The RNA shown here (c-di-AMP riboswitch aptamer (ydaO/yuaA leader)) has 136 nucleotides and comes from a soil metagenome. The model forms 96% of the base pairs in the Rfam consensus.

RNA sequence: CGCUGAAUUCCCGCCACAUAUCCGCGGGGAUCGGGGGACCCAGAUCCCUUUUAACGGGGCGAAUCGCGGGGCCGACCCGCGUAGCGCCAGUCCUUUCGGCGCGAGCCCGUCAGCUAACCCCGAAAGCGACAGAGAG
Numbered sequence: 001c002g003c004u005g006a007a008u009u010c011c012c013g014c015c016a017c018a019u020a021u022c023c024g025c026g027g028g029g030a031u032c033g034g035g036g037g038a039c040c041c042a043g044a045u046c047c048c049u050u051u052u053a054a055c056g057g058g059g060c061g062a063a064u065c066g067c068g069g070g071g072c073c074g075a076c077c078c079g080c081g082u083a084g085c086g087c088c089a090g091u092c093c094u095u096u097c098g099g100c101g102c103g104a105g106c107c108c109g110u111c112a113g114c115u116a117a118c119c120c121c122g123a124a125a126g127c128g129a130c131a132g133a134g135a136g
Stems, first nucleotide, its partner, number of pairs: 001128004008030007031123006041113001056111001057108004065081006084102005093136005
């Protein structure tokens, strides 16, 4: 100077300090993001038929699903795809072609559909030297 992401900004106090700023901690405001939570709707209950192995359910996120291989055939690991997602810097948006990547991880704890009022929570972490061509 840029990128992913909600994860930015302002004020007060503390710490430190010659002074100021930065960093760190605590509190508050703005703003952005997430969850819970009525009526209505959906769903469920009841009856009939068929099947009958296993099995809680839910949230954040683009991160789902399929096939093959390994494995103690479990967990898990590897490969190839894939729903979906991101980047290619002229400030933002839509879009065509091309190129390059991601397609993870974590949380709640037997419990939650939607949901006005209302209530609760988060504002991190991690990267880059990337810098193609057009239309509106």